[in-house]
RNA sequence: GGAAAGUGUGCCUAGGGUUCCGCGGUUUAUUUGAUUAUAUACCGGACUGGUCCGAGUGGCACAGGCAUCUUUGAAAGUGAUUUAAUAUUUUAAGGAUGUCACACCGGAGGGACAAAAGCCCAGGCGGG
Numbered sequence: 001g002g003a004a005a006g007u008g009u010g011c012c013u014a015g016g017g018u019u020c021c022g023c024g025g026u027u028u029a030u031u032u033g034a035u036u037a038u039a040u041a042c043c044g045g046a047c048u049g050g051u052c053c054g055a056g057u058g059g060c061a062c063a064g065g066c067a068u069c070u071u072u073g074a075a076a077g078u079g080a081u082u083u084a085a086u087a088u089u090u091u092a093a094g095g096a097u098g099u100c101a102c103a104c105c106g107g108a109g110g111g112a113c114a115a116a117a118g119c120c121c122a123g124g125c126g127g128g
């Protein structure tokens, strides 16, 4: 100076917008004692919400990787030469324990779904 790796999925949360639902406003028609009630059309997410999206550096769980020990099977090999016995190595399928670290600051751009985002490009880029 450069490269690679720093796991995946599910449920949830911070957060996010507005396709649908709901809510609010306006409008037309019918209706009612009455902008009362029903339906149509348009608008609203600086509308709390339901559906929905949702974290590498947030949570939980499951799976997976790696290390050590261990069980069973197979092969190589040591040893023996009547029969036995058996270090070690490789490999397959299990079990147990441990581990999977760190991740600060700062903009900007693009992408999808209806749209936006701490989602994805991206542990990117610039700096420390």
Base pairs, nucleotide, nucleotide: 007063008062009061010060011059012058015053016052020050021049022047023044024043025042026041028039029038030037064100065099066098067097068096069095070094071093072092073091074090075089076088102123104127105126106125109121110120111119